RNA sequence: GCUCGUUUGGCCAAGUGGUAAGGCGUCGCACUUGUACAGUAAUGGCAUGCGAAGAUCACUCGUUCGAGUCGGGUAAUGAGCA
Numbered sequence: 001g002c003u004c005g006u007u008u009g010g011c012c013a014a015g016u017g018g019u020a021a022g023g024c025g026u027c028g029c030a031c032u033u034g035u036a037c038a039g040u041a042a043u044g045g046c047a048u049g050c051g052a053a054g055a056u057c058a059c060u061c062g063u064u065c066g067a068g069u070c071g072g073g074u075a076a077u078g079a080g081c082a
Stems, first nucleotide, its partner, number of pairs: 001081007010024003018065001026052005033047003037044002058074005
């Protein structure tokens, strides 16, 4: 230098033209039930249940009635070739 892939909440990850699932984490509430643990105990913690917040989809231009999704450019990152 050329070619190809990837980019979606804090993290992971679906979605393949019709208005962004899910999991982890975070926050709030509950404690019917269970329980390593701390405590003399009350209680706390953890498990568990319910709920909530959080992404204008890397940026930009374009196509379209409509774009995370299609096309061009840019950037970051990975791979291959020279």
Predicted 3D model of an 82-nucleotide RNA (transfer RNA) from a Pseudomonadota bacterium. Model confidence (mean pLDDT): 80 of 100. Rfam family: tRNA. The family's RNA type in Rfam is transfer RNA. The sequence is in RNAcentral, with records from ENA.